[in-house]
Annotation: This is a predicted structure of a 72-nucleotide RNA (transfer RNA) from a Patescibacteria group bacterium. It matches the Rfam family "tRNA". By type it is a transfer RNA. It was read from a public genome assembly. NCBI's taxonomy places the organism under Bacteria, Bacteria candidate phyla. The prediction has a mean pLDDT of 83.
RNA sequence: GCCGGUGUAGCUCAGCGGUAGAGCAACUGUUUUGUAAACAGUAGGCCAGGUGUUCGAUCCACCUCACCGGCU
Numbered sequence: 001g002c003c004g005g006u007g008u009a010g011c012u013c014a015g016c017g018g019u020a021g022a023g024c025a026a027c028u029g030u031u032u033u034g035u036a037a038a039c040a041g042u043a044g045g046c047c048a049g050g051u052g053u054u055c056g057a058u059c060c061a062c063c064u065c066a067c068c069g070g071c072u
Base pairs, nucleotide, nucleotide: 001071002070003069004068005067006066007065010024011023012022013021018055026042027041028040029039030038048064049063050062051061052060
């Protein structure tokens, strides 16, 4: 230099055009002499950034950034 992949909650990941979810972690409550466990609930996201397409974009197109891999 060329090609491809990944970027979504604190962490690990779903979601492939129609109001963004799960597990773990955190917090609150119940239970317990107490802790853990269990159960119930709550909170936590400008979906890496920008521009465009569309009635509508996490999703499609282009550019940029970060990381990973391949080729030379």